A computed fold for a 475-nucleotide part of an RNA from a bacterium, annotated as small-subunit ribosomal RNA, 5' domain. The coordinates come from a structure-prediction model, not an experiment, and the mean pLDDT is 86.
Context: one part of a larger RNA
RNA sequence: GGAUGAACGCUGGCGGCGUGCCUUAGGCAUGCAAGUCGAACGGGUCUGGCUUGCCAGACCAGUGGCGGAAGGGUGAGUAACGCGUGGGAACGUACCUAUUGGUGGAGUAUAGCCUUCCGAAAGGAGGGGUAAUACUGCAUAAUCUCGCAAGAGCAAAGGGCUUAACCGCCCGCCGAUAGAGCGGCCCGCGUCCUAUCAGCUUGUUGGUGGGGUAAAGGCCUACCAAGGCAAUGACGGGUAGCUGGGCUGAGAGGUCGGCCAGCCACAAGGGAACUGAGACACGGUCCCUACAUCUACGGAUGGCAGCAACCGGGAAUCUUGGACAAUGGGGGAAACCCUGAUCCAGCGACGCCGCGUGGGGGAAGAAGGCCUUCGGGUUGUAAACUCCUUUUGCCAGCUAUAAUGGCUUGGCGAAUAAGCACCUGCCAACUACGUGCCAGCAGCCGCGGUGAAACGUAGGGUGCAAGCGUUAUCC
Repeated sequence: GGAUGAACGCUGGCGGCGUGCCUUAGGCAUGCAAGUCGAACGGGUCUGGCUUGCCAGACCAGUGGCGGAAGGGUGAGUAACGCGUGGGAACGUACCUAUUGGUGGAGUAUAGCCUUCCGAAAGGAGGGGUAAUACUGCAUAAUCUCGCAAGAGCAAAGGGCUUAACCGCCCGCCGAUAGAGCGGCCCGCGUCCUAUCAGCUUGUUGGUGGGGUAAAGGCCUACCAAGGCAAUGACGGGUAGCUGGGCUGAGAGGUCGGCCAGCCACAAGGGAACUGAGACACGGUCCCUACAUCUACGGAUGGCAGCAACCGGGAAUCUUGGACAAUGGGGGAAACCCUGAUCCAGCGACGCCGCGUGGGGGAAGAAGGCCUUCGGGUUGUAAACUCCUUUUGCCAGCUAUAAUGGCUUGGCGAAUAAGCACCUGCCAACUACGUGCCAGCAGCCGCGGUGAAACGUAGGGUGCAAGCGUUAUCC
């Protein structure tokens, strides 16, 4: 000198774009953050029409489907195939796209509902009865699966519109093949400090049989062999999410990984599986632990490292805001519903950028201040005064926006708007008074003990400027 997710002191007019718990991965009141589908299904409540048991609409919980594995948060753990990069073979894939074939015929149960009962509640038990795109057989079946072959085996679901009905159209359902995108697995290379850590290892290293997985594999298991790693640093300890990149530097390098993007890991601490195309699952389940809440003491409930908000910690970090208008996502045939993703607004000079605080004229130079050799010098064209302009500000209108803002037109009036640090040298900028090794200053050298340009104040000056200084950290 540059830089910062900064903080502190003094000061503070406006706008745009960014950005804002770096500390206790501490605890969390309250609200919201994942629902949707009546064109899968039976019912209940209400309203309307009436042909009085049907039709239409709205709402409600339930069965069923798809989605809750994405999006959003955090960086605790992790020195690891975790990440980066380049390869590989033994795999999976809901939704989407393309091609192809099929969608026949039966049955059963159960929520809701009715009823009886238990419980403070959460919730639960018995009986009756009901529907489906829920569930189960049967049929058919290949380019699928098993098999050398012969052969054997495996599926499905309907709904809506139209019609007098068939037909037709649309949305689905099942099998197969391929694609795209996504994902799982393996390997080469790269990836911090420490030897005051030198030996480490028994599923350990390899093989065979078996199991397991979507899939290769000690992934698991039985048996057999005795291997495997290490001074090119094994093992141990410390620290740390990694990267694209950021900062600095002429570069080499050093340092950092906040915002944005990719990957990983985690969801109060620990463990486990279930469902599913996908999880070992932040707003799912079960168990243990700690904490907290309710309780009729028998029990029950909860998890903000989602968005806000609160307490605590801290030098320190925001609103319990608006809207789904845009982009994107989930559901739906659609209308539409949901979306604290997102887009906006609010707060903070926290940062960067832009603008303004007026412009022209105006004295051999007012007053006041300060200095003075008392002549004067300086503040200083600075002010006053005069002419002009209106960015910004305030008011009104137009236009625009989901909304606020903005844009645009007119009116008013120089109005509403300057500070901070420094002035011995380094280092741009000097005098007076006060103080008297005191009070104080200080980044270094060093100033102050009676003429201090170094302390304090004033005048003047220098540098930056809505900021200026200080502190911390990196180069």